The RNA shown here (Lysine riboswitch aptamer) has 186 nucleotides and comes from a soil metagenome.
């Protein structure tokens, strides 16, 4: 210095299937009222602008009738024959922020946003409470940051069992996965 295999648990990602949320929302049909009846015009297809194509005739309020999806989120993935495991891929699993090259959002130009993807950089051991800040959003979901203790590993330490020492147990501080253990090679 290089490979292999493992650990950590409410332990990571994906796919199903169910259910709650979104929402009685957005859509549509009716009736009503304000407004317009301009068509060389005006309205909508993610935001401003300009050009085009498509659609449509405006557009907004109210009252009723019908009634939605995506993202986010919980639970759950069988039996079976002696005994275990068993959706599947994992243990930087993952996930976040930056930044480049491609894509998509009706086309095109400029700028802007959102969303997927290669690759490169950075951080974060793990899950968890916290109506705490901040972003996202319909939201207390999620993501971020901070705290709070829990948990796994290692260092350094006190105690304890031992004659000592390793090792066990249990308490204190500390740091990070680029780590840790075990084992082959050089």
């Nucleotide at each position: 210095c290089g490979g292999u295999a493992g650990a950590g648990g409410u332990g990571c990602g994906g796919c199903g299937g169910c259910c709650a949320u979104c929402a009685g929302u957005a859509a549509u049909c009716c009736g009503g009222c304000c407004g317009g009846c301009a068509g060389u015009u005006c309205c909508g297809a993610u935001u401003g602008a300009g050009c085009u194509u498509c659609g449509g005739a405006a557009g907004g309020c109210c009252g009723g009738a019908u009634g939605a999806a995506a993202g986010g989120g919980g639970c759950u993935g069988u039996u079976a024959g002696u005994g275990g495991u068993u959706c599947c891929g994992c243990c930087g699993a993952a996930a976040c922020c930056g930044g480049c090259u491609g894509g998509a959002g009706a086309g095109u130009u400029c700028a802007a946003c959102u969303c997927c993807u290669u690759c490169c950089g950075g951080u974060u051991g793990g899950g968890g409470g916290g109506u705490c800040a901040g972003g996202c959003u319909a939201a207390u979901a999620c993501c971020u940051g901070c705290u709070c203790a829990c948990u796994g590993u290692c260092a350094c330490u006190c105690g304890u069992u031992u004659c000592u020492c390793c090792g066990g147990c249990g308490g204190g501080u500390g740091g990070a996965g680029c780590g840790c253990u075990a084992u082959c090679g050089g």
RNAcentral holds the sequence, with entries from MGnify.